[in-house]
RNA sequence: GUCGAAACUGGGCAAACCAGGCGAAAGCCUGGGACGCAAAGCCACCGGCCUGCGGACACCAAUCCAUGGCAGCGGGGUUGCAACU
Repeated sequence: GUCGAAACUGGGCAAACCAGGCGAAAGCCUGGGACGCAAAGCCACCGGCCUGCGGACACCAAUCCAUGGCAGCGGGGUUGCAACU
């Protein structure tokens, strides 16, 4: 310098909203749908937030309390893919 090969990924999840369903609610499940996310995979241990069937109080209303919920609020734990070194 020429030729050839390989790699530079492959992909993943799914907000709002809609339909059906569960639940007292928050919210969750299934299907559709994508706002976004390098953990927007999983876990309620810590903080925070939401709900209040029920209980306390009050006896109009309101307030307080998770045993309920949110992992796409933050921290933490744990698992995974790619590149580089």